This is a predicted structure of a 342-nucleotide part of an RNA (large-subunit ribosomal RNA, domain IV) from a hydrothermal vent metagenome.
Context: one part of a larger RNA
RNA sequence: CUCUGGUUAAGGAACUCGGCAAAUUAGCUCCGUAACUUCGGGAUAAGGAGUGCCCUCAUAAGGUGAAAGAACUUGCUUCUGGAGCUGAAGGGGGUUGCAGUGACCAGGUAGCCGCGACUGUUUACUAAAAACACAGGACUCUGCUAAGUCGUAAGACGACGUAUAGGGUCUGACGCCUGCCCGGUGCCGGAAGGUUAAAAGGAGGGGUUAACCCUUGGGUGAAGCUCCGAAUUGAAGCCCCGGUAAACGGCGGCCGUAACUAUAACGGUCCUAAGGUAGCGAAAUUCCUCCGACCUGCACGAAUGGCGUAACGAUGGCUACACUGUCUCAACCAGGGACUCA
Numbered sequence: 001c002u003c004u005g006g007u008u009a010a011g012g013a014a015c016u017c018g019g020c021a022a023a024u025u026a027g028c029u030c031c032g033u034a035a036c037u038u039c040g041g042g043a044u045a046a047g048g049a050g051u052g053c054c055c056u057c058a059u060a061a062g063g064u065g066a067a068a069g070a071a072c073u074u075g076c077u078u079c080u081g082g083a084g085c086u087g088a089a090g091g092g093g094g095u096u097g098c099a100g101u102g103a104c105c106a107g108g109u110a111g112c113c114g115c116g117a118c119u120g121u122u123u124a125c126u127a128a129a130a131a132c133a134c135a136g137g138a139c140u141c142u143g144c145u146a147a148g149u150c151g152u153a154a155g156a157c158g159a160c161g162u163a164u165a166g167g168g169u170c171u172g173a174c175g176c177c178u179g180c181c182c183g184g185u186g187c188c189g190g191a192a193g194g195u196u197a198a199a200a201g202g203a204g205g206g207g208u209u210a211a212c213c214c215u216u217g218g219g220u221g222a223a224g225c226u227c228c229g230a231a232u233u234g235a236a237g238c239c240c241c242g243g244u245a246a247a248c249g250g251c252g253g254c255c256g257u258a259a260c261u262a263u264a265a266c267g268g269u270c271c272u273a274a275g276g277u278a279g280c281g282a283a284a285u286u287c288c289u290c291c292g293a294c295c296u297g298c299a300c301g302a303a304u305g306g307c308g309u310a311a312c313g314a315u316g317g318c319u320a321c322a323c324u325g326u327c328u329c330a331a332c333c334a335g336g337g338a339c340u341c342a
Stems, first nucleotide, its partner, number of pairs: 001337008010328002014326001019323001027051005036041001038173001052095006062086003068080004072075001096100001108321007115313002120132002136171007148157003174308004179251003184248002186244005193239003199233002204228005211220004252270005279300001280297001
């Protein structure tokens, strides 16, 4: 010097990103206990007092219940009876130390706010959380050979279940609520018209050549075989017509106006499918900025849920009391390293 412990004058967070670490508190009995609240809690709230040993009340209260006796229904019966054993907690008196839950073990507390209701789960090996899950809510699919999932299939799960059941998606206890928009995309329903495949159909056309004609070589060309192929018929889908937002999603701009000023209940105009309602708002969203309020929200907003909320949290932020070597500012002690020798 370093590590692990211990003690410390005066001060007491001045340390630091931050009381990190340490200290404080601590058991049991009694007294006492606020806001708020879902009436269960909050609560060991907070805040106080007591605590050892000896004698005594004392044969304490209570517990257990022998002997003996009585009754009859004669029984492992009932009743009386109280011996012996056990005995928490108290009252009174005394005594001792600095100190009596004498060592060890054993909550620091309170206030405000954010987030998530809660218990739970998670990144085995840098993240335990506000993330995931959750009970509850909603939409949607599925009538049983169910939907859905795995498998080429057989087959299996779903389920030896049957819509109070099973699958998918979103939200996330509880309370108050959940506004407007169906133009786009999706989904559901419709089927008149347009478009539309294979297939059916075969108008028409091409190739080949028996034969015939002119003839170095060409032309026409039946049947058969073969290739192409128009019209016409032809489903779902799409176009089209409706519905649907706890489906994916979206939820405006400019100008003027009131007898101070300011502001605009009001008016005009453009655009849109409709122009953000309630609630909240310098917010996990706004840097400075912790709390309360206002609203001028670059860029909150209603199950991609909005706003509250008792209880809960190794959760995040702020404050106060207590407490302390965190610090002013360091000192000493014990042990293990470091160092020297072997």